[in-house]
Context: one part of a larger RNA
RNA sequence: CUGGGCGUAAAGCGCGCGUAGGCGGUUUGUUAAGUCAGAUGUGAAAGCCCCGGGCUCAACCUGGGAAUUGCAUCCGAUACUGGCACGCUAGAGUGCAGUAGAGGGAGGUGGAAUUUCCGGUGUAGCGGUGAAAUGCGUAGAGAUCGGAAGGAACACCAGUGGCGAAAGGCGGCCUCCUGGACUGACACUGACGCUGAGGUGCGAAAGCGUGGGGAGCAAACAGGAUUAGAUACCCUGGUAGUUCACGCCGUAAACGAUGUUUACUAGUCGUUGGGAAUCUUAGUAUUCUUGGUGAGGAAGUUAACGCGAUAAGUAGACCGCCUGGGGAGUACGGCCGCAAGGUUAAAAAUC
Numbered sequence: 001c002u003g004g005g006c007g008u009a010a011a012g013c014g015c016g017c018g019u020a021g022g023c024g025g026u027u028u029g030u031u032a033a034g035u036c037a038g039a040u041g042u043g044a045a046a047g048c049c050c051c052g053g054g055c056u057c058a059a060c061c062u063g064g065g066a067a068u069u070g071c072a073u074c075c076g077a078u079a080c081u082g083g084c085a086c087g088c089u090a091g092a093g094u095g096c097a098g099u100a101g102a103g104g105g106a107g108g109u110g111g112a113a114u115u116u117c118c119g120g121u122g123u124a125g126c127g128g129u130g131a132a133a134u135g136c137g138u139a140g141a142g143a144u145c146g147g148a149a150g151g152a153a154c155a156c157c158a159g160u161g162g163c164g165a166a167a168g169g170c171g172g173c174c175u176c177c178u179g180g181a182c183u184g185a186c187a188c189u190g191a192c193g194c195u196g197a198g199g200u201g202c203g204a205a206a207g208c209g210u211g212g213g214g215a216g217c218a219a220a221c222a223g224g225a226u227u228a229g230a231u232a233c234c235c236u237g238g239u240a241g242u243u244c245a246c247g248c249c250g251u252a253a254a255c256g257a258u259g260u261u262u263a264c265u266a267g268u269c270g271u272u273g274g275g276a277a278u279c280u281u282a283g284u285a286u287u288c289u290u291g292g293u294g295a296g297g298a299a300g301u302u303a304a305c306g307c308g309a310u311a312a313g314u315a316g317a318c319c320g321c322c323u324g325g326g327g328a329g330u331a332c333g334g335c336c337g338c339a340a341g342g343u344u345a346a347a348a349a350u351c
Base pairs, nucleotide, nucleotide: 004322005321006320007305008304012319014202015201016200017199021195022194023193025088026087028085029084030083031082033081034080035077036076038074039073040072041071042070049065050064051063052062053061054060091192092189093188094187095186096184097183098182099181103178104177105176106175107174108173109172110154115149116148117147118146119145120144121143125136126135162170163169207248208247209246210245211244212243216242217241221237222236223235224234259318260317261316262315263314264313268295269294270293271292272291273290274289275288276287277286278285300307301306324351325350333344334343335342336341
């Protein structure tokens, strides 16, 4: 390289946008680059292969042929691919009218609860555990009532429910700004498409920088228990952090462990967002259709488990990745980062 693979055995980049490249709907004409056919030249000799000849045979030597699958030029073919030209509307998109939604950003605002503080009532315990103790409390705690402050999160509704190009993710209420999706009937553009090496943007938590904030929770830390010990599990405290603004980091079992896109291939039952028709008791129901999201399941597939129109079935296009274990996602070097570290990524020795 050919090949075989990637849900769980090694293997889908965390996710998008997009450059080069690869691939690309339909009619007609043209061209003849790819493609196909023929001819000519060339493709040294030796060797290999085939048919002969010479050494008594063979090795060996020797004659002829074939082969040399290639390249160049010329003359042709035109189905397919490509180029060019005029078109088309089934892909893609735009306009119009509606619909649903925790989609994103900013500002405001509400109640429950925890904590602290102030005041009232009130007296000896409270708290905590398997049991205790540390801890809090006669300087009046805990309980209870009223008031105040402050921070963080939004009970019920709530749902294999919804939204998001996708992933991370998104949940009190109101206002403003703003993106997309879906549905319907028509009109318009006319292949404008798919994928995507590099590149670029987004990207939970933890962590980092500067400045705010700090109720609860809580790494580290301290104390009390437990224990042979207990640098833990349990308890009492408690600092970073968790929160906000701006800037970094760029990783996760970033999972559906399943790349994106297109087409095709039985039916059944839910649920959510639209549309249409029909009927009746106009309550709504039934049927059809369309976009999501689930359950079980035929064919098929799979090593099995399972998957099964949201495929892991049947095919096409493009990208990524795998190639025994461990050494090792490590060393060295490069790039990135303030650092922590990330990314790219071996080898020896060994089984």
A computed fold for a 351-nucleotide part of an RNA from Alcanivorax jadensis, annotated as small-subunit ribosomal RNA, central domain. It matches the Rfam family "Bacterial small subunit ribosomal RNA". Its mean pLDDT, the model's own confidence on a scale to 100, is 84.